């Protein structure tokens, strides 16, 4: 090069059941507490679900492709 498998969710390190209202820790922002940190405590922001089509009343989910990581075969 060329097949094949696996992954692709917040900033980070992952969940997300037989398709049916996208979540957790940590970090971050405000508050509260303290004489002031740090530790605990409450709220609160933060997402084109890797791209683009496709099936379906509805897709992170299913099916195709395209790019990226990784990991194995062949020469």
């Nucleotide at each position: 090069a060329g097949c094949c498998c696996a992954c692709g969710u917040a900033g980070c390190u992952c969940a997300g059941g037989c398709g049916g209202u996208g979540g957790a820790g940590c970090a971050c922002u405000u508050c509260c507490u303290u004489g002031g940190u740090a530790a605990g405590g409450a709220a609160g922001a933060g997402g084109u679900c890797a791209u683009c089509g496709g099936u379906u009343c509805a897709a992170g989910u299913c099916c195709g492709a395209u790019c990226g990581u990784g990991g194995g075969c062949u020469u």
This is a predicted structure of a 75-nucleotide RNA (transfer RNA) from Candidatus Entotheonellaceae bacterium PAL068K. Rfam family: tRNA. It is annotated as a transfer RNA. The prediction has a mean pLDDT of 80.